Source information:
Predicted 3D model of a 73-nucleotide RNA (transfer RNA) from a Candidatus Woesebacteria bacterium. It matches the Rfam family "tRNA". It is annotated as a transfer RNA.

RNA sequence: AGGGAUGUAGCUCAGUUGGUAGAGCAACGGUCUCCAAAACCGUCGGUCGGGGGUUCGAUUCCCUCCAUCCCUG
Numbered sequence: 001a002g003g004g005a006u007g008u009a010g011c012u013c014a015g016u017u018g019g020u021a022g023a024g025c026a027a028c029g030g031u032c033u034c035c036a037a038a039a040c041c042g043u044c045g046g047u048c049g050g051g052g053g054u055u056c057g058a059u060u061c062c063c064u065c066c067a068u069c070c071c072u073g
């Protein structure tokens, strides 16, 4: 320099014909227990990497930039 992959909750990751964003773990609360753990129930938690475009509507499509990783030279 060229090509490719990934970026979504504190962490690990889902989320396709574009239609109000989810799970597990963690945290917090409750039940249970002498207390705690475990188990069960519930709650909280998101500018979907940044900017722009298309669209009635974008995590999703297009452009650009940033970060990490891989390949080629």
Base pairs, nucleotide, nucleotide: 001072002071003070004069005068006067007066010025011024012023013022019056027043028042029041030040031039049065050064051063052062053061